[in-house]
Context: one part of a larger RNA
RNA sequence: UGACGGGGGCCCGCACAAGCGGUGGAGCAUGUGGUUUAAUUCGAAGCAACGCGAAGAACCUUACCUGGACUUGACAUCCCUGGCAAACCUAAGAGAUUAGGUGUUCCUCUUCGGAGGACUAGGAGACAGGUGCUGCAUGGCUGUCGUCAGCUCGUGCCGUGAGGUGUUGGGUUAAGUCCCGCAACGAGCGCAACCCUUGCCUUUAGUUGCCAGCAUUUAGUUGGGCACUCUAAAGGGACUGCCGGUGUCAAACCGGAGGAAGGUGGGGAUGACGUCAAGUCAUCAUGGCCCUUAUGUCCAGGGCUACACACGUGCUACAAUGGCUGGUACAGAGGGUAGCAAGACCGCGAGGUGGAGCCAAUCCCAAAAAGCCAGUCUCAGUUCGGAUUGAAGUCUGCAACUCGACUUCAUGAAGCUGGAAUCGCUAGUAAUCGCGGAUCAGCAUGCCGCGGUGAAUACGUUCCCGGGCCUUGUACA
Numbered sequence: 001u002g003a004c005g006g007g008g009g010c011c012c013g014c015a016c017a018a019g020c021g022g023u024g025g026a027g028c029a030u031g032u033g034g035u036u037u038a039a040u041u042c043g044a045a046g047c048a049a050c051g052c053g054a055a056g057a058a059c060c061u062u063a064c065c066u067g068g069a070c071u072u073g074a075c076a077u078c079c080c081u082g083g084c085a086a087a088c089c090u091a092a093g094a095g096a097u098u099a100g101g102u103g104u105u106c107c108u109c110u111u112c113g114g115a116g117g118a119c120u121a122g123g124a125g126a127c128a129g130g131u132g133c134u135g136c137a138u139g140g141c142u143g144u145c146g147u148c149a150g151c152u153c154g155u156g157c158c159g160u161g162a163g164g165u166g167u168u169g170g171g172u173u174a175a176g177u178c179c180c181g182c183a184a185c186g187a188g189c190g191c192a193a194c195c196c197u198u199g200c201c202u203u204u205a206g207u208u209g210c211c212a213g214c215a216u217u218u219a220g221u222u223g224g225g226c227a228c229u230c231u232a233a234a235g236g237g238a239c240u241g242c243c244g245g246u247g248u249c250a251a252a253c254c255g256g257a258g259g260a261a262g263g264u265g266g267g268g269a270u271g272a273c274g275u276c277a278a279g280u281c282a283u284c285a286u287g288g289c290c291c292u293u294a295u296g297u298c299c300a301g302g303g304c305u306a307c308a309c310a311c312g313u314g315c316u317a318c319a320a321u322g323g324c325u326g327g328u329a330c331a332g333a334g335g336g337u338a339g340c341a342a343g344a345c346c347g348c349g350a351g352g353u354g355g356a357g358c359c360a361a362u363c364c365c366a367a368a369a370a371g372c373c374a375g376u377c378u379c380a381g382u383u384c385g386g387a388u389u390g391a392a393g394u395c396u397g398c399a400a401c402u403c404g405a406c407u408u409c410a411u412g413a414a415g416c417u418g419g420a421a422u423c424g425c426u427a428g429u430a431a432u433c434g435c436g437g438a439u440c441a442g443c444a445u446g447c448c449g450c451g452g453u454g455a456a457u458a459c460g461u462u463c464c465c466g467g468g469c470c471u472u473g474u475a476c477a
Stems, first nucleotide, its partner, number of pairs: 001477002003474003007471007015461002019425005026316008034307002042053002064302007073127001077126002079123005087102006106117004129291002132289003138285002140280003143276001145274001150189006156165003169180003195268004200236007209226003214223002239262001242256005318418001322377007334365003339358002344353003384415001389410007431453007
């Protein structure tokens, strides 16, 4: 100087408390451990691994296993020789591939002899190739403490020196934020602001959007209009600016006015010096090591989907604030041409036929659901719950056996609110309800977004956890 303390003081955070809803019990989904296996590819490991890499394993992916093949190689550059492409057909084969046949001539220059290039076959080696090892050799990227308020420097001063001071102190703040004081005076990286979005207003603009008044229609459909909604650009607006009080005449705090909004308005992006030899050599790049008729390459099939069990994360429930049936209302944000697909017809349905319109403020996906209005069920393992299984189908796709999703009929398991323990959340939040998107041929209870309905509680900081500042002890560095 740090680090640590079941030392002290001050302060903060859904840290506790006060509340609401879960997890832990059940079934299923998914990840992991373990076990099994020819293989169940690899990585991730307290918080900060475990619906994680994976925004989507039937083949492919794919790295694993079994078997069948290749050896200058699936891919790149160079050299020599030859041919001229490609493509198609037949046979063998699981295919890779092998054998045979059909078929031919792309571009540039040209002295019309040819030369070069592209493509392709053969050969020789230099080399290619490696998701092989080392993240404890590395770059880059990332997690975490933590959006915590800290981390430092120049000069000066103090100290033999390590170092200190500044950065401590008194107030204050979300903040090393600001004020005052002070052997310090200044400065940098952080904080804040500048950026995006949302909440109010104005102006500009008025189609594909909107419709107050006029006419018109099944319908903003048409005429008309751009006031309103909205869209999208530019501005305004909030600054403790104003008033009162407290305070050191300060910073600031408390209350109030006006205001759509009030003291950082809400949300996001933004992550200082550093810590964990944290994570990643399997995104990529890269040193070293290793393989080179194989640890490389191609192919078929299998595996990554196994199952006594254990754990994490979720979904669905156990019902009446509910289930079922009928009717009826109101979103936002997105996506669409190898696409989204309306009306119509067929099918109980998944879906099929067909195809208007739309490169989309125009058309489509598209039905929002919870809600509301009626009816029914009457507390039961039930008209709760839907696992499992049987049968019949639909769709995607060369192909759904291993191993897809969905539909219909039948079946109807566990489960009656979950021990010890443990998690999230402070407001348009929790809870609850549906909708969209990426990936994607197909496949979502996951992920990323969107809106609808919409709470309870916070006395307080003694305690648990994490953190900041000052101080104290130390046999630790």
Molecule: small-subunit ribosomal RNA, 3' major domain
Organism: metagenome